The prediction has a mean pLDDT of 86. This is a predicted structure of a 113-nucleotide RNA (SAM riboswitch aptamer (S box leader)) from an uncultured Chloroflexota bacterium.
RNA sequence: AGCUCAUCCAGAGCGGUGGAGGGAACGGCCCGAUGAAACCGCGGCAACCCCCCUGAUGUAACUCAUCAGCGGGAUGGUGCCAAUUCCGUCAGCAAAAAACUGGAAGAUGAGCG
Numbered sequence: 001a002g003c004u005c006a007u008c009c010a011g012a013g014c015g016g017u018g019g020a021g022g023g024a025a026c027g028g029c030c031c032g033a034u035g036a037a038a039c040c041g042c043g044g045c046a047a048c049c050c051c052c053c054u055g056a057u058g059u060a061a062c063u064c065a066u067c068a069g070c071g072g073g074a075u076g077g078u079g080c081c082a083a084u085u086c087c088g089u090c091a092g093c094a095a096a097a098a099a100c101u102g103g104a105a106g107a108u109g110a111g112c113g
Stems, first nucleotide, its partner, number of pairs: 002112007013042005021031003025089004043081003048077002050073003053069006085105001090102003
């Protein structure tokens, strides 16, 4: 590289450097010289990993393992801090439009590799 599983309508920004792009692709629509990307500093959000508690199951038994909790925590490993993943793209429903549902793709984490 890739594979599997879970989540994606919540939440959280200031300063410095920089100097024209950015929002994955495409279409749309937005953001941007009242300063884009990127990098740095500090701050914050959240709770995937992690820690604790409770219950169930497994076990001869457990302080072990797995699962569940609209239970708790936040030193550590990631992630994130415009707009639902900004909206759509494919399919279903429908005569069509809108809406809705599912998917694809993408992102993040954990495990594997």

Annotation
The sequence was found by an Rfam model in a public genome assembly.